[in-house]
Context: one part of a larger RNA
């Protein structure tokens, strides 16, 4: 000097990111117990008191119940008595200690916010969470040889199920809601035109050359064989024309204006497919920013409670609220304390001496 433990004067979070370690608390029986609430909870709320032992009440209440007796229908029947053991809780008095759940075992509370309703699930080996899950809600596809799924196939699963089923995505308890856009992409429906593959189709166009021309080179050139090939025909699909946002997604900008000022119900333009509606707002989103006010503190860049200038909130990418529930996560206070002021003193052990 480490490590694990034990205790400490006055203080009592002054320690630190942060009360992280630790300590307080504690079991059981009475009292008694708030906001809120989904009336179930909250709740062991909070916060009080009591505990050992002895003796009497007491042959304690209560269980057992040998034994005995009486009765009949004579039975695993029935009444009646009872020894003997076990045995709460309770009063009253006493009695020892600093302490009576004397040791171990064995919640510290309370008040306010975030976020997810909840019990559950997850990064086996750095993350237990607001992430997943989830009941509940919604859109869609699916008429059974179902649709989706593995499989080259035969087959299987679905499901020995049958739209109150079954698969996909979304959302995520309850409450109160879900507001405007179908231009763009996507789906679904549409069938007039437009544009369009093979396939058919075969106008024309080359090649070759019996033959015919010419003294010759050569030059027309018919079937037939061959290379090509227009127009026409022609389906989905795309164009088109609808519809559909709990599909994907989006949801404006200038200028002016009221008898103080300031603000602009109000009016004027431009654009747009519509220009964000109800909520909510410096917020898990606010950049300036430690906004601004108000509340706790002596003192508060965190919190709480408003305000609205929302960099860059907003409604199933779900909005807002929400009792319980959380080894999530942020603030305040009570009790407790070697976390600290600031350090000391024991105990094991290692370690360093000897062997």
């Nucleotide at each position: 000097u480490a490590c694990u433990c034990g205790c400490u004067a006055a203080g009592g979070a002054a320690c630190u990111c942060u009360g992280c370690a630790a300590a307080u608390u504690a079991g059981c029986c009475c009292c008694g117990u708030a906001a809120c609430u989904u009336c179930g909870g909250a709740a062991g709320a909070a916060g009080g008191g009591g505990u050992g032992c002895c003796u009497c009440c007491a042959u304690u209440a209560g269980g057992u119940g040998a034994c005995g007796g009486g009765u009949c229908u004579c039975g695993c029947a029935u009444c009646c008595g009872a020894a003997g053991c076990c045995g709460a809780a309770g009063g009253a008095g006493g009695u020892c200690g600093c302490a009576g759940u004397a040791a171990a075992g064995u919640g510290g509370c309370u008040c306010u916010g975030g976020c997810g309703a909840c019990u559950g699930u997850u990064u086996a080996u750095c993350a237990a969470a607001a992430a997943c899950a989830c009941a509940g809600g919604a859109c869609u596809c699916u008429g059974c040889a179902a649709a989706g799924u593995c499989g080259u196939a035969a087959g299987a699963c679905g499901a020995c199920g049958u739209a109150u089923a079954g698969g996909g995505u979304c959302u995520g308890a309850u409450g109160c809601c879900u507001g405007c856009c179908c231009g763009g992409u996507g789906c679904u429906g549409g069938a007039a035109g437009g544009u369009u593959a093979a396939c058919a189709g075969g106008a024309g166009a080359g090649g070759u050359u019996a033959g015919c021309c010419g003294c010759a080179a050569g030059g027309c050139g018919a079937a037939g064989c061959u290379u090509u090939g227009a127009a026409u025909c022609g389906a989905a699909g795309c164009c088109c024309c609808a519809g559909u946002a709990a599909a994907c997604g989006g949801c404006g900008g200038c200028c002016g204006u009221a008898a103080c000022u300031a603000u602009a119900a109000c009016g004027g333009u431009c654009c747009u497919a519509a220009g964000g509606u109800a909520g909510c707002g410096a917020a898990a989103u606010u950049c300036c920013u430690u906004g601004u006010c108000g509340g706790g503190u002596a003192a508060g860049u965190u919190c709480c409670g408003a305000c609205c200038u929302g960099c860059a909130u907003g409604a199933a990418u779900g909005g807002c609220a929400u009792a319980a529930c959380g080894a999530c996560u942020g603030g305040a206070g009570c009790g407790c304390u070697g976390u600290c002021u600031c350090a000391g003193c024991g105990a094991g052990u290692a370690a360093c001496u000897c062997a």

The part of an RNA shown here (large-subunit ribosomal RNA, domain IV) has 355 nucleotides and comes from a hydrothermal vent metagenome. It matches the Rfam family "Bacterial large subunit ribosomal RNA". The prediction has a mean pLDDT of 88.